[in-house]
RNA sequence: GGCUGACGACAGGGGCGCCGUGGCGACAUUGCCACGGCUGAGACGCACCCUCGGAACCUGACCCGGAUAAUGCCGGCGUAGGGAGUCGUGCGGCCCCGGCC
Numbered sequence: 001g002g003c004u005g006a007c008g009a010c011a012g013g014g015g016c017g018c019c020g021u022g023g024c025g026a027c028a029u030u031g032c033c034a035c036g037g038c039u040g041a042g043a044c045g046c047a048c049c050c051u052c053g054g055a056a057c058c059u060g061a062c063c064c065g066g067a068u069a070a071u072g073c074c075g076g077c078g079u080a081g082g083g084a085g086u087c088g089u090g091c092g093g094c095c096c097c098g099g100c101c
Base pairs, nucleotide, nucleotide: 001095002094003093004092005091006089007088008087009086010085011051012050013049014048016045017038018037019036020035021034022033023032024031057082058081059080063076064075065074066073
């Protein structure tokens, strides 16, 4: 000096579904709110996850198979197509160059 790990700072990206009960409004499907149940890191949290070695998340997709009270619940699709980053360090690792003994 380079690469990298870890950590930190700042920045950025992302999702929020299903079911039940009650209330309100409509009174036709349904919408909103509260509480509870399911899965999950997270189902609106001063949270959680992810940021290129990128399955966080989106598209395909009103997809296919299985399970469930139900669901984007599980699996496939998926070696698919997209997808958001920089800086720093009294720290660690590897490599290269030079000086001195």